[in-house]
RNA sequence: GGGCCCGUCGUUCAGCGGUAGGACCUUGGUCUCCAAAACCAAAGACGGGGGUUCGAUUCCCUCCGGGCCUG
Numbered sequence: 001g002g003g004c005c006c007g008u009c010g011u012u013c014a015g016c017g018g019u020a021g022g023a024c025c026u027u028g029g030u031c032u033c034c035a036a037a038a039c040c041a042a043a044g045a046c047g048g049g050g051g052u053u054c055g056a057u058u059c060c061c062u063c064c065g066g067g068c069c070u071g
Base pairs, nucleotide, nucleotide: 001070002069003068004067005066006065007064010024011023012022013021018054026042027041028040029039030038047063048062049061050060051059
């Protein structure tokens, strides 16, 4: 230099055009003499910009970041 893949809560993983979800973590509550465990609840995210569309996490372009293959 060329080609390919990935980017979603703090972490990890779903979500193939129509209200973004799970697990762990965190916080609060119940329980307990206290704590742990257990149970209940809550908070928390689509890498930036542009385009297509009535509507974009999803499709297209570009940039940024990461990974793999190859000269």
About this RNA:
RNAcentral holds the sequence, with entries from ENA. A computed fold for a 71-nucleotide RNA from a Patescibacteria group bacterium, annotated as transfer RNA. Its mean pLDDT, the model's own confidence on a scale to 100, is 83. Rfam family: tRNA. Rfam's curators write: Transfer RNA (tRNA) molecules are approximately 80 nucleotides in length. Its family is annotated with triplet codon-amino acid adaptor activity in the Gene Ontology. It is annotated as a transfer RNA.